Background:
Predicted 3D model of a 74-nucleotide RNA (transfer RNA) from a Silvanigrellales bacterium. It was read from a public genome assembly. Model confidence (mean pLDDT): 82 of 100.

RNA sequence: GCGCGAUUAGCUUAGCUGGAUAGAGCACCAGACUACGAAUCUGGAGGUCGGACGUUCGAAUCGUUCAUCGCGCG
Numbered sequence: 001g002c003g004c005g006a007u008u009a010g011c012u013u014a015g016c017u018g019g020a021u022a023g024a025g026c027a028c029c030a031g032a033c034u035a036c037g038a039a040u041c042u043g044g045a046g047g048u049c050g051g052a053c054g055u056u057c058g059a060a061u062c063g064u065u066c067a068u069c070g071c072g073c074g
Stems, first nucleotide, its partner, number of pairs: 001073007010026004019057001028044005050066005
C1' cells in the first nucleotide's frame, strides 16, 4: 500500500431482507431480607448505536469518507 472483519450502556453483547419506545447479562444505585454483610428477590438509572456527509417519507441497519482495533496479502 491492497483486501476482509469489528466498532451499540462502565464491561460483554443481541438486534443489520430499512419502519415496534434500541433490548439482555454483569457491574452501579435504592428497597426488602439479615444482628451486620454476602447470596437471593423487587425496583431504578445509564445509549445522540465510533465521527462526518449522503440515499430515503423513514437509517443501529444501505452508500462514501475518516478514525481505532484485529486478520490476511504484497